[in-house]
RNA sequence: ACUAUAUCAAGAGCGUGACGAGGGACUGGCCCGAUGACUCACCGGCAACCUCGAAAUGCGAGGUGCCUCAUCCAGGCCCACUGCGGCGAAGAUAUAGG
Repeated sequence: ACUAUAUCAAGAGCGUGACGAGGGACUGGCCCGAUGACUCACCGGCAACCUCGAAAUGCGAGGUGCCUCAUCCAGGCCCACUGCGGCGAAGAUAUAGG
């Protein structure tokens, strides 16, 4: 790489430094970006999964993760309740296998 399971409408910085042109997985839209996006590092924060220690209505530490817009919206099917509808596909994260 791949497989399985679970979750994805909540939460959380206009922070500092570096880099310098694209980025938001893909397509179509629509957004973000030289007032510096994306990425990296530091600090701060959130709390989904796992581990350890205790504890008994919830703590601490650690391993990842996350901190613009619903996974930004749709991309398939079904219903018509015309919707933040339901179920999928794809994607992301965690755990296990490998």
The RNA shown here (SAM riboswitch aptamer (S box leader)) has 98 nucleotides and comes from Saccharimonas (SeqCode). The organism belongs to Saccharimonadaceae (SeqCode), within Bacteria. The model forms 97% of the base pairs in the Rfam consensus.